The RNA shown here (transfer RNA) has 75 nucleotides and comes from Candidatus Omnitrophica bacterium CG1_02_43_210. The coordinates come from a structure-prediction model, not an experiment, and the mean pLDDT is 82. The same sequence occurs in records of 7 taxa. Its Rfam family is "tRNA". Rfam describes the family as follows. Transfer RNA (tRNA) molecules are approximately 80 nucleotides in length. NCBI's taxonomy places the organism under Bacteria, Pseudomonadati, Candidatus Omnitrophota.
RNA sequence: GCGGGGGUAAUUCAGCGGUAGAAUGCAACCUUGCCAAGGUUGAAGUCGCGGGUUCGAAUCCCGUCCCCCGCUCCA
Numbered sequence: 001g002c003g004g005g006g007g008u009a010a011u012u013c014a015g016c017g018g019u020a021g022a023a024u025g026c027a028a029c030c031u032u033g034c035c036a037a038g039g040u041u042g043a044a045g046u047c048g049c050g051g052g053u054u055c056g057a058a059u060c061c062c063g064u065c066c067c068c069c070g071c072u073c074c075a
Base pairs, nucleotide, nucleotide: 001071002070003069004068005067006066007065010024011023012022013021018055026042027041028040029039030038048064049063050062051061052060
């Protein structure tokens, strides 16, 4: 340099045009004499960043940054 995969909640991931979700974790409450386990509810997101397309973009297009894998070249 070229190609491919990935970036979404604190963490691991799902969602591939139409209200952003799950699990774990966190907080409160219930249960228990207490803890643990269990249950209910809740908080937490500029969907890496910037543009474009569209009535509508996490999703499609362009640019760009970072991470992983492969290929190639080189002092």